[in-house]
Context: one part of a larger RNA
Molecule: small-subunit ribosomal RNA, central domain
Organism: Cataglyphis niger
């Protein structure tokens, strides 16, 4: 390579758009490249291969025959191509509804935290297992009034919504986007995947430049321990927050790639549609369970069943996601990735 795999054993790409490419509905006619078939050529010799024959067998030696592949040409036309025609189930779009924390800016709102001012008022406060450090007679802590600031939005909140994923939650308002439902109005296969490639893409962490409540790596005291570079306490700086540019990785998980179809139910729930006294359909999102499938745990129409197209990925264990070379990137450090050696 071939097989065989990828939910947990090693294996699904973070997610998406797509380029080439692969694969692709229904009808009918034409062609004849792939495909069948026929007939000619070529395929030196050994050798193979199959049957047989000679050395006593066997290896060897001989005879005979066959093989695939190329070429010419002759024909078939179901299937793939391909050209034209047609169609409408697949796609899209139109038109009516609809629902959503989808996105982006921009205003705006109350509760709370903290600080700042005055007021009342005193001796404590905080904090722990227990304490202490620490605040507090220069009036803390508690209380009331006002005022500042920053971040976050309690109820509502639900195995509940949207979104490709990352991930989204106060209210408004604008302007972008995607999506069910109904309808059969248009188009007429316009489809599916998708190597590169683009793009998005948590937290943390890079630039600059703001901003900084509350929290908090680092620090730094006090504890607790033999020790304590930890758990707890008090203090706290970078971040956490915006705006712009980087980074590109996660247990980026349902550890299950997208995509048609096809194969018993039963029950919640969420949008819409018809119906309307307990349904039924169409799409999401749950539980349980049949056939099957699974080493087993489980999975079962939201598949891990049955089957088809395309990608990605895997091939003892450590070495190692190390080294090296390449790209990228400001750096950190991603990406691509070994061998020798050892079992």
């Nucleotide at each position: 390579u071939u097989g065989g795999g990828c939910g947990u054993a090693u294996a699904g790409g973070g997610u998406g758009c797509g380029u080439a490419g692969g694969u692709g509905g229904u009808u009918g006619u034409g062609c004849a490249a792939g495909u069948c078939u026929g007939a000619g050529g070529u395929c030196a010799a050994a050798g193979a291969c199959u049957g047989g024959a000679g050395c006593u067998u066997a290896a060897c030696u001989c005879c005979a025959g066959u093989u695939c592949g190329c070429c010419u040409u002759g024909g078939a036309a179901a299937c793939u191509g391909u050209a034209c025609u047609a169609c409408u189930a697949g796609a899209a779009u139109g038109c009516a509804a609809g629902a959503g924390a989808g996105g982006u800016a921009u205003g705006u709102g109350g509760a709370a935290u903290u600080c700042c001012a005055u007021g009342u008022g005193u001796a404590g406060c905080g904090g722990u297992g227990a304490a202490a450090u620490g605040c507090g007679u220069a009036g803390a802590u508690a209380u009331a009034u006002g005022g500042a600031a920053g971040a976050a939005c309690a109820c509502c909140u639900g195995u509940g919504g949207c979104g490709a994923a990352a991930g989204c939650g106060g209210c408004a308002u604008a302007c972008c986007a995607g999506c069910u439902u109904g309808u059969u109005a248009u188009u007429g296969a316009c489809a599916c995947u998708g190597a590169g490639g683009c793009a998005c893409g948590a937290a943390a962490g890079c630039g600059u430049g703001g901003g900084g409540a509350g929290c908090a790596a680092a620090u730094a005291g006090g504890a607790u321990u033999a020790g304590a570079u930890a758990c707890c306490c008090u203090a706290g700086u970078a971040g956490u927050c915006c705006a712009c540019g980087c980074c590109g990785u996660a247990a980026a998980c349902g550890u299950u790639g997208a995509g048609u179809a096809u194969u018993a139910g039963g029950u919640g729930u969420c949008g819409g549609u018809c119906a309307u006294u307990g349904g039924a359909c169409c799409g999401g999102u749950g539980c349980c369970g049949c056939a099957g499938c699974u080493a087993a745990c489980g999975c079962a129409u939201u598949a891990a069943a049955u089957a088809c197209u395309c990608c990605g990925c895997c091939u003892g264990a450590g070495u190692a996601g190390u080294a090296u070379g390449c790209u990228c990137g400001c750096a950190a450090g991603a990406g691509u990735g070994a061998a020798a050696c050892u079992c």